[in-house]
RNA sequence: GCGCCCAUAGCUCAACUGGAUAGAGCAUCAGCUUCCGGAGCUGGGGGUUGCAGGUUCAAAUCCUGCUGGGCGCG
Numbered sequence: 001g002c003g004c005c006c007a008u009a010g011c012u013c014a015a016c017u018g019g020a021u022a023g024a025g026c027a028u029c030a031g032c033u034u035c036c037g038g039a040g041c042u043g044g045g046g047g048u049u050g051c052a053g054g055u056u057c058a059a060a061u062c063c064u065g066c067u068g069g070g071c072g073c074g
Stems, first nucleotide, its partner, number of pairs: 001073007010026004019057001028044005050066005
């Protein structure tokens, strides 16, 4: 330099063929329980879907560029 893959909550990951309010587990916070904690149970908060554009009635999803990471080729 060229090609391919990945980027979604603090962390690990879902999200079908473009359409439903973007969800789950862990973590965190509150409550219950306990002498206090832990465990357990119940509930809450937390997202510019890496960035910038484009297509579309509608984009996490499709297209382009960029950034970061991984793999391969030279």